[in-house]
The RNA shown here (transfer RNA) has 71 nucleotides and comes from Dapis hubbardiae BLCC-M172. The coordinates come from a structure-prediction model, not an experiment, and the mean pLDDT is 83. Its Rfam family is "tRNA". Rfam classes the family as a transfer RNA. Gene Ontology term of the family: triplet codon-amino acid adaptor activity. RNAcentral records the identical sequence in 2 taxa.
RNA sequence: GGGGACUUGGUGUAAUGGGAGCAUACAACUCUUGCGAAGUUGUGGUAGGGGUUCAACCCCCCUAGUCUCCA
Numbered sequence: 001g002g003g004g005a006c007u008u009g010g011u012g013u014a015a016u017g018g019g020a021g022c023a024u025a026c027a028a029c030u031c032u033u034g035c036g037a038a039g040u041u042g043u044g045g046u047a048g049g050g051g052u053u054c055a056a057c058c059c060c061c062c063u064a065g066u067c068u069c070c071a
Base pairs, nucleotide, nucleotide: 001070002069003068004067005066006065007064010024011023012022013021018054026042027041028040029039030038047063048062049061050060051059
């Protein structure tokens, strides 16, 4: 220098162009003499920008970062 893959709550990870989910963590409550466990409820997220579309995590372009391959 060139090619490929990836980027989603604090963390890990799903989501065929149409309701952004799960686990864990965190907070509150219930239970307990108390702690823990368990249960219920809640907070919190699509790397950044632009485009296509009635509608974008998803398709296209650029930028940034991580990993990998070639030289």